Predicted 3D model of a 1446-nucleotide RNA (small-subunit ribosomal RNA) from a metagenome. Its mean pLDDT, the model's own confidence on a scale to 100, is 80.

[in-house]
RNA sequence: CCUGCUGGAGGCCACCGCUAUUGGAGUUCGUUAGGCAUGCAAGUCUAGGAGUGACCAUUUCAUUCCUGGCAGACGGCCCAGUAACACGUAGGUAACCUGCCCACGAGAAGGGGAUAACCUCGGGAAACUGAGGAUAAUACCAUAUAAAUGAUGAAUUCUGGAACGACUCAUCGUUUAAAAGGAUAUGAGGAUUGGCUUGUAUCCGCUCAUGGAUGGGCCUGCGGCGGAUUAGGCAGUUGGUAGUGUAAUGGACCACCAAACCUAAGAUCCGUAGGGGCAUUGAGAGAUGAUGCCUCGGGAAGGGCACUGAGGCAAGGGCCCUAGUCCUAAGGGGUGCAGCAGUCACGAAGUCUUCGCAAUGCGCGCAAGCGUGACGAGGGAACUCCAAGUGCGCUAUCACUGAUGGUGCUGUGGCGAAGUGUAAAUAGCUUUGCAAGAAAGGGGUGGGCAAGACUGGUGCCAGCAGCCGCGGUAAUCCCAGCGCCUCAAGUCGUGGCCACGUUUAUUGGGCCUAAAGCAUCUGUAGCCGGGCUAUUAAGUCCUCUGUGAAAUCGACCAGCUCAACUGUUCGGCGGGCAGAGGAUACUAUUAGUCUAGGGAUCGGGUGGGGUCAGGGGUAUUCCUGGGGUAGCGGUUAAAUGUUAUAAUCCCAGGAGGACCAUCAGUAGUGAAGACGCCUGACUAGAACGAGUCCGACGGUGAUAGGAUGAAAGCUGGGGGAGCGAAACGGAUUAGAUACCCGUGUAGUCCCAGCUGUAAACGCUGCCCAUUAGGUGUUGCAUGCUCCUCGAGGGCAUGCAGUGCCGAAGCGAAGGCAUUAAAUGGGCCGCCUGGGGAGUACGGUCGCAAGGCUGAAACUUAAAGGAAUUGGCGGGGAACACAGCAAGGGGUGCCUCGUGCGGUUUAAUUGGACUCAACACCGUAAAUCUCACCGGGAGCGACAGCAGGAUGAAGGUCAGUCUGAAGGGCUUACCUAACGCGCUGAGAAGAGAUGCAUGGCCGUCGUCAGCUCGUGCUGUGAAGUGUCCUGUCAAGUCAGGAAACGAGCGAGACCCACGUUUUUAGUUGCAAUCAUGAGUUUUCGGAUUUGUGAGCACACUAAAGAGACUGCCGCUGAAAAGCGGAGGAAGGCGUGGACCACGGUAGGUCAGUAUGCCCUGAAUCCCCCGGGCUACACGCGCGAAGCAAUGGCCGGAACAAUUGGAUGCUACACCGAAAGGUGACGCAAAUCCCAUAAAUCCGGUCCCAGUAUGAAUCGAGGGUUGGAACCCACCCUCGUGAAAGCGAAAUCCCUAGUAAUCGCGUCUCAGAAAGGCGCGAUGAAUCUGUCCCUGUUCCUUGCACACACCGCCCAUCAAACCACUCGAGUUGAGUACGGGUGAGGCUUCACCGACGAGGUGAUGUCGAACCUGCGCUCGAUGAGAAGGGUUAAGUUGACACAAGGUA
Repeated sequence: CCUGCUGGAGGCCACCGCUAUUGGAGUUCGUUAGGCAUGCAAGUCUAGGAGUGACCAUUUCAUUCCUGGCAGACGGCCCAGUAACACGUAGGUAACCUGCCCACGAGAAGGGGAUAACCUCGGGAAACUGAGGAUAAUACCAUAUAAAUGAUGAAUUCUGGAACGACUCAUCGUUUAAAAGGAUAUGAGGAUUGGCUUGUAUCCGCUCAUGGAUGGGCCUGCGGCGGAUUAGGCAGUUGGUAGUGUAAUGGACCACCAAACCUAAGAUCCGUAGGGGCAUUGAGAGAUGAUGCCUCGGGAAGGGCACUGAGGCAAGGGCCCUAGUCCUAAGGGGUGCAGCAGUCACGAAGUCUUCGCAAUGCGCGCAAGCGUGACGAGGGAACUCCAAGUGCGCUAUCACUGAUGGUGCUGUGGCGAAGUGUAAAUAGCUUUGCAAGAAAGGGGUGGGCAAGACUGGUGCCAGCAGCCGCGGUAAUCCCAGCGCCUCAAGUCGUGGCCACGUUUAUUGGGCCUAAAGCAUCUGUAGCCGGGCUAUUAAGUCCUCUGUGAAAUCGACCAGCUCAACUGUUCGGCGGGCAGAGGAUACUAUUAGUCUAGGGAUCGGGUGGGGUCAGGGGUAUUCCUGGGGUAGCGGUUAAAUGUUAUAAUCCCAGGAGGACCAUCAGUAGUGAAGACGCCUGACUAGAACGAGUCCGACGGUGAUAGGAUGAAAGCUGGGGGAGCGAAACGGAUUAGAUACCCGUGUAGUCCCAGCUGUAAACGCUGCCCAUUAGGUGUUGCAUGCUCCUCGAGGGCAUGCAGUGCCGAAGCGAAGGCAUUAAAUGGGCCGCCUGGGGAGUACGGUCGCAAGGCUGAAACUUAAAGGAAUUGGCGGGGAACACAGCAAGGGGUGCCUCGUGCGGUUUAAUUGGACUCAACACCGUAAAUCUCACCGGGAGCGACAGCAGGAUGAAGGUCAGUCUGAAGGGCUUACCUAACGCGCUGAGAAGAGAUGCAUGGCCGUCGUCAGCUCGUGCUGUGAAGUGUCCUGUCAAGUCAGGAAACGAGCGAGACCCACGUUUUUAGUUGCAAUCAUGAGUUUUCGGAUUUGUGAGCACACUAAAGAGACUGCCGCUGAAAAGCGGAGGAAGGCGUGGACCACGGUAGGUCAGUAUGCCCUGAAUCCCCCGGGCUACACGCGCGAAGCAAUGGCCGGAACAAUUGGAUGCUACACCGAAAGGUGACGCAAAUCCCAUAAAUCCGGUCCCAGUAUGAAUCGAGGGUUGGAACCCACCCUCGUGAAAGCGAAAUCCCUAGUAAUCGCGUCUCAGAAAGGCGCGAUGAAUCUGUCCCUGUUCCUUGCACACACCGCCCAUCAAACCACUCGAGUUGAGUACGGGUGAGGCUUCACCGACGAGGUGAUGUCGAACCUGCGCUCGAUGAGAAGGGUUAAGUUGACACAAGGUA
């Protein structure tokens, strides 16, 4: 950078925490279609009869019961079931019905018999019910008329796409109407203990027929869920004929016949689900969906059945079964809130057992009216939406953005009054008075994400945290305070849905390496398909018609004060379906034609293409014979093995199996796997060439089929030389079930079958077309040319294959690029974060191994790709004595000194721990130092409060405590005003934190690196420059190069040393001259010392010179290198100082400084004593050693750097010495410390624990200091330990260096085996390398980035979680069979009256219960297996570097 997912921000829904002033509108059990107490939710009617109570006198009213009519099929509730003509939409009915309603036509004749209420008598606990008697109707029955209907025949008329319809006539058959009612008005008649009869008019009813309207029934096209780990289903199943049944079609049902029918465009099965208008969200396409309102369907505790009726298989009607529940006198009965309220249960989850029929509607009625938990009205709930408020001024005070008090204004809610409002109220509204009074919270404040570098608490605890991540003593993240931010009567959280997500991609994604191309081919369905002409008009396009309910949505206007809400009108939506007419470019259909695709034919070539057969070759092994003798073989090294029964080795011959060197080539062939000695037979394909033929015949290709398919493996039969899983042995190793070695079985080979997978890879599906080139190579064709004339060479062009490099373009990049990963088209396959897992279950294939198909629970914030910068590598180059090599000397051994650890101790104070702690801080612990331990004392500035002239604080003699002390206590005196007794707060702190810091230092680094500006390259991180070549000590320099320049480093500048010049000459020097003195003399002199000249030399210390690869030769392009000359010095002259950007949370709070924390009368300050000095032991740094290159004795010689006043001390004396006493000089080139030692000369020792070695111990002295016991140093005498050159390992050093030798100084009263300097003597080896340890640079790999002391895997052990298998156990659903079988229907018989009803029988359907056997889905189960997760468990070291065997 990309891929990819996770979290967050938006809207909506439900619940929840905290909080809450008011009004309006809407909504209000989403889970258990679980059970229900109580009340109500469907009645009504002058048609008739009767009773009761009134009334009237021309005939009435109220109420109850019964008969009768209409309505209880609507309204209301719910969504269990239903994947279906259930719904939506468009049609059909030539296959139908329709009460009430409308229109129109015709009617309503004459008769009959019952029955309830009622009365009487019974049964029963009840529910209820039986017998007898009487009576009416708009109840019921037969007849007449009208009418309907069937068959046959005739006629031909109408509608229509089509008669099977309608219409007309004739004949025959069958069936069949009505309520002569009611009301009112009026007339007539009759009767007056009755409510009568009749005419006319009107109204309400009644019957038949036709049509309409409305509402339905049935049928059909199309549309809308998931699963193939459900692929076959079906037996009334599919169709026919004749029937049954229905309003009507139809296997709806029945008898017979035929064997069909559905299905990959997904049948069947399983799961889920009421559908639609619409709702949420979204830019849209979509995705999701519990509701209110409308509509359709379905249901009424579960299941079944019919009756009535216009309409039901009806649940606020009936019958039966099942389960529940209630009553009971035990015989028998009742019941169904998924109506309104309400109750219990479930649950996170939702209201009052209110008022009214006033409005709207519905039922009945002529009407008045009655009924109505429909509906209207109110109450509860921030559940949603809408609207409003929680104040505005003046003034005083205060600690002044504000608060408090006073006062003025306004005024929603509130309080008071009047009206209006309503069925009645509440509320609301109008007018008016009072009154700032009652009225702000929730969440956040590290990032995403607006808002604290505030304070306190806490200290990986408590806690927070959607995600990232906070918290381990300075928390912007926890808990609070104070601020601040945001929304606001709300606000936050939890769960769900949509968006964000182009994260399922139709719009709109991908598949070389990130997840993703099937192993390859053939080919069915499907999808797609070349040129021309015509045809049809299915797709397509245009116009029109019908329909697509209302509500919802949008707009104007209007009504509630606004708004939410509502209304009128208009528009839109529903993006569709059906129909009519037209267009014909494209697609499609049909017909014809063409040749560019494709195929066929012909020609000469090419090829490890395939199958089979024959032949050949070398080598290995074995056998035989000969030769030959002691080992052979194998490895890093060995051993096992083999060989005196003669191996290995050499020669010859033979046997057998496998294989086919060289040629051989990013060459060839094949679809892929794959194919390699030679020859032949058979066979397949591709390319090239051709004025040949056919004529779109093609492409792709399924979750359809088929074929091929490395190696390993399996079955059967052969074969078996070599190699070689397993196995055995030998090594290696901590182990070595490996790597290495020796053997060696399956296998490898052949034949016949199976398996069907590979990193089966170009990690790149097939086909077609388009888009710059360059350069190889193979095959064919054509042309030119050379020629040694051949089967030769070269060049060019075309086609086809196969490589490399590259333009545009593409890509995240790497890269691809006419062989695409570019640009278009067609078809197929596959992907959707990582893990679980290619696992489980199921299915299927296989002899097995196993293959194909292929999940979920759970877990996780990343996993991944390409590239970049680092770091690292048991990758590659260059370099270094804190690397090696070549050398020199050590350490590691012994004794001692010293530091550290450990141990001990009252304390043995602390710090530092690889290089880069350990003779380091400490350049010096007896006291001090001092921080530690024991003991003893002292101390609080400042503020406030107890107390205090009845004396605070202080000082002091004496006594006492004490190691000692007016420090305390006792006692006494002096002075005189403050006040540590309390609370705060200080001084002080070598108390904590170097992981809060400054400063300083170590180390990487004896390194040569580290960066910047501009430009350029890259999407970017970054790169380039800084790379390459040569060179250097060096990123030093030169040349090249998209770089050009610059900075910090390196170098140079600085200091010291080495040569020289000049200047200077005391305290330095002393050559020469003069001269004094001493010693000595061979008398020549020599020597010592002084003085005066002197500054030559040396020295001192200031300024210069000098060296630059300048000169010469060779090499080189140059830089430079090598050699040489000259020179004191030569290639950086030698040695220092300095030492970049940074790293190391390196070291130091105990040098000082310093934040924060802590102590604060003790962790402060002082004193005494002790300790840091301990001692079984381990380690580091040193000293002295082990001896003869030495020790000891005597004699002799030569330095430099320093230091000196509380100092160095000459010299003299005393002492054996350490030292002491006296004392000159010197604040120093003057004096002193101060004799250097190793060395040289001579002597002695003679290889031994010694004449080496000096530890240890004893005795006696000396010095410093107040003090020397713990615990100093020195001297003398005595004592005389270990130790005979040091295992593994390790350190330093390249020339005046190492090594050896002494001297000085620091610290310091005392004190060096330490540090730092100084000189003296003075080597060996290296002119190399990268093997070990490291550093630098480039390159390469990386799964590392806390950077290899990295990362990381698996088993085992522990805890938890979900899943799988599991002997079984148990439940639910469903198919089928058997049994019992309530009840219904059909038919028949009998009783009855041929009625109603009853009894019995036949046939049939059949709920429910019992039972059997399958299938599916759960629950549970001893135990078993794997998986996941979990800071610090075990074992190994498998992966990442060549990861140490790629």